[in-house]
RNA sequence: ACGCGUUCUCAGGGCGGGGUGAAAUUCCCCACCGGCGGUAUGGGGAUUUCCCCGAGCCCGCGAGCGCCUUUCGGUUUUCCGAAAGGGUCAGCAGAUCCGGUGAAAGGCCGGAGCCGACGGUAUAGUCCGGAUGGAAGAGAGCAAGC
Repeated sequence: ACGCGUUCUCAGGGCGGGGUGAAAUUCCCCACCGGCGGUAUGGGGAUUUCCCCGAGCCCGCGAGCGCCUUUCGGUUUUCCGAAAGGGUCAGCAGAUCCGGUGAAAGGCCGGAGCCGACGGUAUAGUCCGGAUGGAAGAGAGCAAGC
């Protein structure tokens, strides 16, 4: 360095001010926030080789709902409900443009925009709840082979 097994740890931020109202951190005006891996025309260090940082809206992934499977229950198949499991599908499902520089910008500089599961409740990215859960992944230890 490569291949392979196992254990453990870690793994999400944000409503502050005003207005209306019987009631709103949910509406309206002004605010605030940005998981994980990849990519890299930017930045820093070293000075050939190289190392570190760098995207919510470029590519992909994750949690939630849907969906599917199984079991159980309800009024009879289609139907409805509950529990357990799956992670195939990608439906909800996501969002970026303009100007500048440049050989080239989706990423840099400037500007203006846009997006954010489900249940609860005066309509919620920011409150409460499932969740002392799960997880993309990150790291450490141990064992053993070449």